[in-house]
RNA sequence: GUUGUCAAAGGCAAAAUCGUCGAAAGGCGAUGACGCAAAGCCACGGAUCUACUGUCUAAUAAAGACCAUGACCGCCGGGCUACCACCA
Repeated sequence: GUUGUCAAAGGCAAAAUCGUCGAAAGGCGAUGACGCAAAGCCACGGAUCUACUGUCUAAUAAAGACCAUGACCGCCGGGCUACCACCA
């Protein structure tokens, strides 16, 4: 430096449930393992999700529509860093 078939040392933890924070998406903790060789980190590009507020329609209101600056890196790409094994 390339690669991730096997082994070993280990690591992470989907859904669901409970608690908690949040308007929501979702976050955090516990239980739990579907999976993961970066399922470690960064919202930089795209996608996706949400809509308290805001704008529009309506207007007495209800209701509806739209919008990211919010969320998501276990959707894809990009950037940074790293264990073990193997090969050179």
The RNA shown here (c-di-GMP-I-GGC riboswitch aptamer) has 88 nucleotides. The coordinates come from a structure-prediction model, not an experiment, and the mean pLDDT is 82.